[in-house]
Context: one part of a larger RNA
RNA sequence: CACCGCCCGUCACACCAUGGGAGUUGGAUCAACCUGAAGCUGGUGCGCUAACCUUUUAGGAGGCAGCCAACCACGGUGGGUUCAGCGACUGGGGUGAAGUCGUAACAAGGUAGCCGUAGGGGAACCUGCGGCUGGAUCACCUCCUU
Numbered sequence: 001c002a003c004c005g006c007c008c009g010u011c012a013c014a015c016c017a018u019g020g021g022a023g024u025u026g027g028a029u030c031a032a033c034c035u036g037a038a039g040c041u042g043g044u045g046c047g048c049u050a051a052c053c054u055u056u057u058a059g060g061a062g063g064c065a066g067c068c069a070a071c072c073a074c075g076g077u078g079g080g081u082u083c084a085g086c087g088a089c090u091g092g093g094g095u096g097a098a099g100u101c102g103u104a105a106c107a108a109g110g111u112a113g114c115c116g117u118a119g120g121g122g123a124a125c126c127u128g129c130g131g132c133u134g135g136a137u138c139a140c141c142u143c144c145u146u
Stems, first nucleotide, its partner, number of pairs: 003109001005106001008102002011099001013096004018091003023086008032077003039071001041069004047064003052060003112133009
C1' cells in the first nucleotide's frame, strides 16, 4: 500500500535461449566395392650365377633377375550412423517501472467457482453435458459445546 485493491490473456516493442525446417559446410565412424606402392610369404624360374657336391669345356644343389598369386598402406566410388556450424521461413517459451484491447479470477467478483469432456470465439473466455464444495444467503433436521 489495504476495492481508487488485486489480477488474467491476446496484441505491439526489445532482448535471450530453444523446437521444426528445403537444404548447405566441416569432422568422426562403420560396412561394401574398385585400385593395389613398398615389403614379407608362397609358386614359377627356359635368363644369370665365385664358394658346396659330382662322373669337371659340363652337370647338380643353392642363390639372383624376371614373371604369377595371396596379404596389405595410401587413394577412389556410392551408401549408412553420429556430432558440430550455417539456414529463408516457422512454433511456442522466458525476461523487460510507466504501450494496446478488454475484465476472466479473488466479495454471492456482480452469470458461485472449480474438474473432466465436446463445440465455439480477438483475447482473457463463452456454451452444452456429467461431477465436486475447496460456495454466500435463507429455512428445516441431526449432533457437539456453553
Molecule: small-subunit ribosomal RNA, 3' minor domain
Organism: uncultured Sphingomonadaceae bacterium